[in-house]
Context: one part of a larger RNA
RNA sequence: GAGUAACGAUAAUGUGGGUGAAAAACCCACACGCCGAAAGUCUAAGGUUUCCUGAGCACGGUUAAUCCUCUCAGGCUUAGUCGGGAGCUAAGGCGAGGCUGAAAAGCGUAGUCGAUGCAAAACAGGUUAAUAUUCCUGUACUUUCUUAUAUUGCGAUGGGGUGACGGAGAAGGCUAGGUUAGCAUACUGACAGAAACGUAUGUUUAAGCUGGUAGGUAGGAUUUCUAGUUAAGUACGGAAAUCUAGUACCGAGAAGUGAUGACGAGCUGCUUGUGCAGCGAAGUAAUUGAUGCCAUGCUUCCAGGAAAAACCCCUAAGCUUCAGAUAUAAGAGACUCGUACCAAAACCGACACAGGUAGACAGGUAGAGAAUACUAAGGCGCUU
Numbered sequence: 001g002a003g004u005a006a007c008g009a010u011a012a013u014g015u016g017g018g019u020g021a022a023a024a025a026c027c028c029a030c031a032c033g034c035c036g037a038a039a040g041u042c043u044a045a046g047g048u049u050u051c052c053u054g055a056g057c058a059c060g061g062u063u064a065a066u067c068c069u070c071u072c073a074g075g076c077u078u079a080g081u082c083g084g085g086a087g088c089u090a091a092g093g094c095g096a097g098g099c100u101g102a103a104a105a106g107c108g109u110a111g112u113c114g115a116u117g118c119a120a121a122a123c124a125g126g127u128u129a130a131u132a133u134u135c136c137u138g139u140a141c142u143u144u145c146u147u148a149u150a151u152u153g154c155g156a157u158g159g160g161g162u163g164a165c166g167g168a169g170a171a172g173g174c175u176a177g178g179u180u181a182g183c184a185u186a187c188u189g190a191c192a193g194a195a196a197c198g199u200a201u202g203u204u205u206a207a208g209c210u211g212g213u214a215g216g217u218a219g220g221a222u223u224u225c226u227a228g229u230u231a232a233g234u235a236c237g238g239a240a241a242u243c244u245a246g247u248a249c250c251g252a253g254a255a256g257u258g259a260u261g262a263c264g265a266g267c268u269g270c271u272u273g274u275g276c277a278g279c280g281a282a283g284u285a286a287u288u289g290a291u292g293c294c295a296u297g298c299u300u301c302c303a304g305g306a307a308a309a310a311c312c313c314c315u316a317a318g319c320u321u322c323a324g325a326u327a328u329a330a331g332a333g334a335c336u337c338g339u340a341c342c343a344a345a346a347c348c349g350a351c352a353c354a355g356g357u358a359g360a361c362a363g364g365u366a367g368a369g370a371a372u373a374c375u376a377a378g379g380c381g382c383u384u
Stems, first nucleotide, its partner, number of pairs: 013031006032381004040361003046342002050340001051075006060068002080141002082338004087118002092113003098107003122139005142334011153319002158314004166301004172294003177288005182203006204262002208257003215250004219244008228236002263283001266279005302305001347356002363375004
């Protein structure tokens, strides 16, 4: 220079009360404003205690601070079913033997790892200051083992099936959700009218089980033969004959049950931190309607669109009074890791940085629309 520039989006504050040494900024209340395919809710990566409670204000906070993601202390993360491992494989990695190389090492078979994929099973309500598909209540489901009874070909690291898949397009059936009416409860007006065709709020309920619909796919069953499936085969593949069309498989949703339960506007009592306890009405219909489900479906096109395990069938060795398998019933078991909090002031950008960051949810009015404008739930007014 200079007490100058600046104090980081022009979304916006105002009033009253509280606390306190002190309040523009903290807490409460009432107004006002902003976002609302987000500036809301959930979750992956990443962070790693930042979460909650009490105390504090030396540091950090572009100002103050009684406040904080700051400091100190204590507390918090509960699983057979959610996600990972005890299962499987892809790209890719490693790689016994092996090949190559002077060596270091490179490649690679068997194999072994490796999810972003495949593979058993849970929902609703309640609860904490802080966790919940994990705790509690209610109602379920899966799988393994043991025992009992009945029946009798069981058996794999092998074989077959299945798992098992592309793009685009169209139509249909549904549902979530929305809207309206009906119903229930409460209310009756600061100023003329307003007991009505008025106002406000609510009208919510899962998985599972029963059954097998709209629809989709395929023909299905029995018998005989069989150069194939490295051996075998009753299985699969191939061939033939007969019978059969409401034959088999898949399959949303609705309905019933779950539920004489839960939730529920509101009311009552006790308490004033505004919370706790109890009672508890109506709980129906129509219409609209998805980008969600049926659907890995259908039609169509050429560029012809993973693998393996699980699962089902078949036999080999073997076992065949056992073991094993099937059905029913009862009983027992279900390990380990993650789970707090933040998706932006808590991650990546040296900062409490106008930048960047995958996925899910997707209300109302107008609109073709996830545009845009206003708005609900919810969240904020961006630390001078």